Overview: Predicted 3D model of a 147-nucleotide RNA (FMN riboswitch aptamer (RFN element)) from Roseibium polysiphoniae. NCBI's taxonomy places the organism under Bacteria, Pseudomonadati, Pseudomonadota, Hyphomicrobiales, Roseibium. The sequence was found by an Rfam model in a public genome assembly.
[in-house]
RNA sequence: AAAUGUUCUCGGGGCGGGGUGCGACUCCCCACCGGCGGUAUCAGGGAAACCUGGAGCCCGCGAGCGCCUUGGAAAAUUGUUCAAGGGUCAGCAGAUUCGGUGAGAAGCCGAAGCCGACGGUCAUAGUCCGGAUGAAAGAGAACGCAC
Repeated sequence: AAAUGUUCUCGGGGCGGGGUGCGACUCCCCACCGGCGGUAUCAGGGAAACCUGGAGCCCGCGAGCGCCUUGGAAAAUUGUUCAAGGGUCAGCAGAUUCGGUGAGAAGCCGAAGCCGACGGUCAUAGUCCGGAUGAAAGAGAACGCAC
C1' cells in the first nucleotide's frame, strides 16, 4: 500500500416482605435488575512491552411500536385489516446531579437522585404472561483470500 469471503457457535437481568382491596408479582411503602461497541485520572497481572476487567442515565448501536413501500382482503372514498419488505425518518425514545481526589472527572471514591417498547390482565407492569424455540447490536471459532 492493497485485499478482507464463506460457514458455524454464542448473543438480557430482575417482585422477596408488608399495606389496601372481591381482585394487584400491575396501585402504595420497603426491595430487585441493567444488552452491544466506543471512551478511561480506576483495579488486577507483568521486569517491561503490554494484557485483562471497568458507565443503565457521556458518544453511538440494537430489538419493539410508529413511519414508509409493495401486495392481498373486506368494505366503499376515507380509512380499516392482514402479509412481506425498508432502516431513509428518529416521532414514542428514556434517564445525573452534588461533594471529594486530581493538572484534568461524563467514566474513580462517597452521597443523593432519575430512567426503562408493544399487546395482555378481575386493577395502572422495567421485574408476570405473549409475539419469542423469533430477531439483533455484536462477540468468538474454523476454513479461505491478499500481503